[in-house]
RNA sequence: GGAGUUAGCUAGGUAAUCGCUGCGCAAGCAGAGGAAAGUCCGGGCUCCAUAGGGCAGAGUGCCAGGUAACGCCUGGGGGGCGCGAGCCUACGGCAAGUGCAACAGAAAGGAUACCGCCGCAUACGUGAGUGUGAGGUAAGGGUGAAAUGGUGCGGUAAGAGCGCACCGCGUGACUGGUAACAGGAACGGCAAGGUAAACCCCACUCGGAGCAAGACCAAAUAGGAACUCUUAUGCUGUUGCCCGCAGUUGAGUUCGGGUAGGUCGCUAUAGGUGUCUGGCGACAGACAUCACAGAUGAAUGAUUAUCCUCGACAGAACCCGGCUUAUUGCUAACUCCCUUA
RNA sequence: UGGGGUGUCGCCAAGUUGGUAAGGCACAAGGUUUUGAUCCUUGCAUGCGGGGGUUCGAGUCCCUCCACCCCAG
Numbered sequence: 001g002g003a004g005u006u007a008g009c010u011a012g013g014u015a016a017u018c019g020c021u022g023c024g025c026a027a028g029c030a031g032a033g034g035a036a037a038g039u040c041c042g043g044g045c046u047c048c049a050u051a052g053g054g055c056a057g058a059g060u061g062c063c064a065g066g067u068a069a070c071g072c073c074u075g076g077g078g079g080g081c082g083c084g085a086g087c088c089u090a091c092g093g094c095a096a097g098u099g100c101a102a103c104a105g106a107a108a109g110g111a112u113a114c115c116g117c118c119g120c121a122u123a124c125g126u127g128a129g130u131g132u133g134a135g136g137u138a139a140g141g142g143u144g145a146a147a148u149g150g151u152g153c154g155g156u157a158a159g160a161g162c163g164c165a166c167c168g169c170g171u172g173a174c175u176g177g178u179a180a181c182a183g184g185a186a187c188g189g190c191a192a193g194g195u196a197a198a199c200c201c202c203a204c205u206c207g208g209a210g211c212a213a214g215a216c217c218a219a220a221u222a223g224g225a226a227c228u229c230u231u232a233u234g235c236u237g238u239u240g241c242c243c244g245c246a247g248u249u250g251a252g253u254u255c256g257g258g259u260a261g262g263u264c265g266c267u268a269u270a271g272g273u274g275u276c277u278g279g280c281g282a283c284a285g286a287c288a289u290c291a292c293a294g295a296u297g298a299a300u301g302a303u304u305a306u307c308c309u310c311g312a313c314a315g316a317a318c319c320c321g322g323c324u325u326a327u328u329g330c331u332a333a334c335u336c337c338c339u340u341a
Numbered sequence: 342u343g344g345g346g347u348g349u350c351g352c353c354a355a356g357u358u359g360g361u362a363a364g365g366c367a368c369a370a371g372g373u374u375u376u377g378a379u380c381c382u383u384g385c386a387u388g389c390g391g392g393g394g395u396u397c398g399a400g401u402c403c404c405u406c407c408a409c410c411c412c413a414g
Stems, first nucleotide, its partner, number of pairs: 001337009012307007020031004033313001037324002040322005045210004052243004057206005062076005077091001078089004092201002097199002099195002114141002116137003120133005149167006168190001169188003174183003214264004224255006232249001234248004271290008308311001342413007351366003360397001368384005390406005
């Protein structure tokens, strides 16, 4: 100097004038984000009959911990990628069952023999050998994404875990670790090929809907017309079905008519900041301190001056914790390469 | 603001238990006709919204992003 990895910070500043929203008698004070976004998860809150049972359905899936909770986070194990700093990881079970594997190939699962190799029988041939038949075999060739352990030696007619050694694989006493897991004496001649982001099995979790939830005050009203179903094994009660429970002479759809104002929910919280303590860490605890948008046609803007490094993505609508995506400028530590001393 | 759904040639669209993308219209060429339409034959490139993952293999299964549509006072 270049290329990267990880961890952080930042999000134009100041002043004046006019305007908007909230609070306040007034003066005045406060007024978008790190993602306010996507709505992908989880929770608070609210209502539904007391959420009760069963089936179905959905989700999660190595271990330990954190948390209100999670599919999030932290630490660790196994596996994978990278020269490295480091990063990624849906990572239970096909030795329960069912299914799938196009094309090619002999054969796609507990199968099989196309070419081949081998001896035997037989025919021809002087012979080497060639053809035929019934067999043995899976070493070699060939197909495929994938072919029934690998290498070597022995063995054999040729071969074969047929035997042996090493490696792999399975069971596994014992040891370490909270655990996942790691090491591993000994035994086994090789069995349980792949696929569960295929059905499924196992373990755990899940009632539904969502602030347009919902509560209250005020106002209005005639319960009008048409059609359908039905007097219960019905219909309604926000769950796909059944049971159970509650209500009911009504229930549903369409058309028509009336009303259409306001208050609450609404922002003080799993809140922020700082110090100390515990913990590797996520995080937890104690103390101190601060008050930080709340609209309902919906505010947060415009102009001017000035400074700088000349400003990216982008705008709250019940609220939080995460994830994902968009995006500006900068810092530190570490890694690799090149050059110079 | 909340809830739900859909993306496959230029257009309409089929495609289920993953196996190499039907069909119609349109378009192009040829034939038929005096010419045009109709009709007949042949062709048709490109196409599964973008990216990533699982798998031997993805339009299909999973994750994420994008675009569009519908519903709720």
Two RNAs folded together computationally: RNase P RNA and transfer RNA, 414 nucleotides in total. Rfam match: Bacterial RNase P class A. Rfam describes the family as follows. Ribonuclease P (RNase P) is a ubiquitous endoribonuclease, found in archaea, bacteria and eukarya as well as chloroplasts and mitochondria. The family's RNA type in Rfam is ribozyme. Its family is annotated with dimeric ribonuclease P complex, ribonuclease P activity and tRNA processing in the Gene Ontology. The coordinates come from a structure-prediction model, not an experiment, and the mean pLDDT is 76.